[in-house]
RNA sequence: UGAGUCGGCCAGGCGGCCGCGUCGGACCUUCGGGUCCGCCGAGGAACGUCCGGGCUCCACAGGGCACGGUGGUGGCUAACGGCCACCCGGGGUGACCCGCGGGACAGUGCCACAGAGAGCAGACCGCCUCCCGCCCAGGCGGGAGGUCAGGGUGAAAGGGUGGUGUAAGAGACCACCAGCACGCCAGGUGACUGGCGUGGCUAGGUAAACCCCACCGGGAGCAAGGUCAGACAGUGCGCGUUCGAGGGCUGCCCGCCCGAGCGUACGGGUAGGCCGCUGGAGGCGAUCGGCAACGAUCGCCCUAGAUGGAUGGUCGCCACCUCCGCAGUGCCGGUAACGGCGCGGAGGGACAGAACCCGGCGUACCGGCCGACUCAUCCG
Numbered sequence: 001u002g003a004g005u006c007g008g009c010c011a012g013g014c015g016g017c018c019g020c021g022u023c024g025g026a027c028c029u030u031c032g033g034g035u036c037c038g039c040c041g042a043g044g045a046a047c048g049u050c051c052g053g054g055c056u057c058c059a060c061a062g063g064g065c066a067c068g069g070u071g072g073u074g075g076c077u078a079a080c081g082g083c084c085a086c087c088c089g090g091g092g093u094g095a096c097c098c099g100c101g102g103g104a105c106a107g108u109g110c111c112a113c114a115g116a117g118a119g120c121a122g123a124c125c126g127c128c129u130c131c132c133g134c135c136c137a138g139g140c141g142g143g144a145g146g147u148c149a150g151g152g153u154g155a156a157a158g159g160g161u162g163g164u165g166u167a168a169g170a171g172a173c174c175a176c177c178a179g180c181a182c183g184c185c186a187g188g189u190g191a192c193u194g195g196c197g198u199g200g201c202u203a204g205g206u207a208a209a210c211c212c213c214a215c216c217g218g219g220a221g222c223a224a225g226g227u228c229a230g231a232c233a234g235u236g237c238g239c240g241u242u243c244g245a246g247g248g249c250u251g252c253c254c255g256c257c258c259g260a261g262c263g264u265a266c267g268g269g270u271a272g273g274c275c276g277c278u279g280g281a282g283g284c285g286a287u288c289g290g291c292a293a294c295g296a297u298c299g300c301c302c303u304a305g306a307u308g309g310a311u312g313g314u315c316g317c318c319a320c321c322u323c324c325g326c327a328g329u330g331c332c333g334g335u336a337a338c339g340g341c342g343c344g345g346a347g348g349g350a351c352a353g354a355a356c357c358c359g360g361c362g363u364a365c366c367g368g369c370c371g372a373c374u375c376a377u378c379c380g
Stems, first nucleotide, its partner, number of pairs: 001376010012318007020041002023038006043351001047362002050360005055221004062254004067217005072086005087101001088099004102212002107210002109206003124151002126147009159177006178202001180199008225275004234266006246258004282301008320348007330341004
């Protein structure tokens, strides 16, 4: 210098004019509010609402059956499907990246098309033996059997190579290799790894199919929930008051508890205020512990809370990026490879936007900056 990998950060700045919302102050008020001044006023994702928690209400005798979620190991955390470290498998020359990563000898199901055969396998071609017929030899045709070495089909066809053996063949047998199971030894908290021995030579895949195993899970959500004020008109029908409707245990059953109203049709009324509401598992820095996620201590800092929903618009200057034109062949830094530097014009600045609050994940995004590392090349 070129090509990459990983991590972090920014999301233009200043000023003028106009405008919006909460709060505070002053003044005015017909008590509804209005005017002026001042403070503050979106994000890295505020987004999707996919997980987890706080908070609120309901329920908190018990048992059983379902249902949903998670899934290598160890840790972190309030918790998690998140994060960190490691293991195993895969990819890359490498930095590094990816994995919905328990179980297929508990059982069941499925494996399209092709193919002879797809699950306690399979004779279509081929190879071999025997028998019959034809024919001069040697072949041809037919039949009975043996055979999975070869061909062919397929994503997948019962280990691989070499040999022995045989009529032809075959783990039928042998050697080596691969793989599996069991046992022992060593290392590790563990997932697991390494070594030795034995065994029969060893038939798949799919669990994001049912299922099995382990662990976790009450339900609903700020339109939760509370409070203040205000309005109205009842009527008909059905069921029921210990022969108990209905409700709760919020998936169901048993069981338990409460229990005098409940359901339905028509008709009538309201469409408000306030609390919840924002300071919290909060941020930044230093020190210490830890490989890290993270934790502990100390110091400092903190201002959105709208409710048809405010946080905006416009102009000027500066800065940034891209393109075009002109100028220049120089100057500056460096031993060198190499890097930086002028003027004018035009264009560009994304994705998006609080609504109870946090922790994650995922997705969107014009562009820019910083750090660490890898590979290749050049220079000294």
Molecule: Bacterial RNase P class A
Organism: Ornithinimicrobium pulveris